[in-house]
RNA sequence: UGUACAAAAAGGCAAACCCGUCGAAAGGCGGAGACGCAAAGUCACCGGUCUAACGGACUUAACAGUUCUAUGACAGCGGGACCGCCGAC
Numbered sequence: 001u002g003u004a005c006a007a008a009a010a011g012g013c014a015a016a017c018c019c020g021u022c023g024a025a026a027g028g029c030g031g032a033g034a035c036g037c038a039a040a041g042u043c044a045c046c047g048g049u050c051u052a053a054c055g056g057a058c059u060u061a062a063c064a065g066u067u068c069u070a071u072g073a074c075a076g077c078g079g080g081a082c083c084g085c086c087g088a089c
Stems, first nucleotide, its partner, number of pairs: 002089002012037002018031005035076001041082003045079003048074003055068005
């Protein structure tokens, strides 16, 4: 430098549930906890999924209801980009 993540070792991350907190929600963050993970490290670029506050449409005398919509999310849904520990060949 290249290849792969089979073995070993050092370690790393942390699903669900619960508590606190932020948020309209999806969900985020902290604690606690381990279902799993060799990129479960980072990035919403492509596809996908979730939510629907604001706004639009419809209904209503009104309160309110139904529905559409991402500008909100998910990197632990797939692809892609970037970066990378330990050893192995």
A computed fold for an 89-nucleotide RNA from Marinobacter sp. LV10R510-11A, annotated as c-di-GMP-I riboswitch aptamer. Its mean pLDDT, the model's own confidence on a scale to 100, is 85. The source organism's lineage runs through Bacteria, Pseudomonadati, Pseudomonadota, Pseudomonadales and Marinobacter.